[in-house]
Context: one part of a larger RNA
Molecule: small-subunit ribosomal RNA, central domain
Organism: soil metagenome
RNA sequence: CUGGGUUUAAAGGGUGCGUAGGCGGCUUAGUAAGUCAGGGGUGAAAGGCUACAGCUUAACUGUGGAAUUGCCUUUGAUACUGCUGAGCUUGAAUGAGGUUGAGGUGAGCAGAAUGUGGCAUGUAGCGGUGAAAUGCAUAGAUAUGCCAUAGAAUACCGAUUGCGAAGGCAGCUCACUGGACCUGGAUUGACGCUGAGGCACGAAAGCGUGGGGAGCGAACAGGAUUAGAUACCCUGGUAGUCCACGCCCUAAACGAUGCUUACUCGAUAUCCGUUCCGUAGGAAUGGGUGUCCAAGGGAAACCGAUAAGUAAGCCACCUGGGGAGUACGCGCGCAAGCGUGAAACUC
Numbered sequence: 001c002u003g004g005g006u007u008u009a010a011a012g013g014g015u016g017c018g019u020a021g022g023c024g025g026c027u028u029a030g031u032a033a034g035u036c037a038g039g040g041g042u043g044a045a046a047g048g049c050u051a052c053a054g055c056u057u058a059a060c061u062g063u064g065g066a067a068u069u070g071c072c073u074u075u076g077a078u079a080c081u082g083c084u085g086a087g088c089u090u091g092a093a094u095g096a097g098g099u100u101g102a103g104g105u106g107a108g109c110a111g112a113a114u115g116u117g118g119c120a121u122g123u124a125g126c127g128g129u130g131a132a133a134u135g136c137a138u139a140g141a142u143a144u145g146c147c148a149u150a151g152a153a154u155a156c157c158g159a160u161u162g163c164g165a166a167g168g169c170a171g172c173u174c175a176c177u178g179g180a181c182c183u184g185g186a187u188u189g190a191c192g193c194u195g196a197g198g199c200a201c202g203a204a205a206g207c208g209u210g211g212g213g214a215g216c217g218a219a220c221a222g223g224a225u226u227a228g229a230u231a232c233c234c235u236g237g238u239a240g241u242c243c244a245c246g247c248c249c250u251a252a253a254c255g256a257u258g259c260u261u262a263c264u265c266g267a268u269a270u271c272c273g274u275u276c277c278g279u280a281g282g283a284a285u286g287g288g289u290g291u292c293c294a295a296g297g298g299a300a301a302c303c304g305a306u307a308a309g310u311a312a313g314c315c316a317c318c319u320g321g322g323g324a325g326u327a328c329g330c331g332c333g334c335a336a337g338c339g340u341g342a343a344a345c346u347c
Base pairs, nucleotide, nucleotide: 004318005317006316007301008300012315014201015200016199017198021194022193023192025088026087027086028085029084030083031082033081034080035077036076037075038074039073040072041071042070049065050064051063052062053061054060091191092188093187094186096183097182098181099180100179103177104176105175106174107173108172109171110154114150115149116148117147118146119145120144121143125136126135162169163168206247207246208245209244210243211242215241216240220236221235222234223233258314259313260312261311262310263309266292267291268290269289270288271287272286273285274284275283276282277281296303297302320347321346322345329340330339331338332337
């Protein structure tokens, strides 16, 4: 390089935006760079291949041929690709009217529960467990009532639901704001797809500074259990969990399934639209979310119009197990560490 792969065997980047690059709709004119055909020049000789010949044969050697798949030049061809011009509307986008949702950011407000404090009632237990004990309580606890206060999370609705690029998003209201979809066919006229680098976002934990701290709760302490119990259970409890700003950049970041486009028998449920009808409903037609299955695919499990089917474009990644996501170097980071990423050796 050819070739084979990436749901689960090794292998899809955590996600998006986008640079270079790669690839790119329909019609037409020109050009002739790629492409194709013919001619010419060159592609040294030796070697190799091949035909014949010479030493008695062979090795060896001689002569011819083919090959040298290339490069240069010239004359043509114009389907395809490229380039230039003109045009088109179906891809893409804009605009109009409408719909939808836990999409995002900020602010305000609400009720339940919990903890704490105060007052009151009230008396001997409470709490906890498999059983207990540590713990709390006559300095009046637990329980009950009223008042006050703090922080965090939003029961029911709630769903096999919805939205978002992913991470993720749930009380209510307001302000600002992103998207998707439908109808219709007004506008632009290929403006497209993918995307190495790059940039941005990125759960939880963790880090820095300053707040906050109700509940929960790594670490820690005590009580149990046990042969032991550095655990599981119980009583406490610090970081943390929360907020603001700044870092970190990793996850079974999963659909373990990259993005885009086209095509391929059906059934059924549901969410959001539109149209129609004889309107508890049904039919048609778009977009999403599920289930079952034909063909087909697959090692099988299974996938099956939301493909893992049939094809095309582009990117990423894989190449036996261990050593090892380690060492070294480099980059980033306050650190923790992250990214990139071997070899010896061994089976």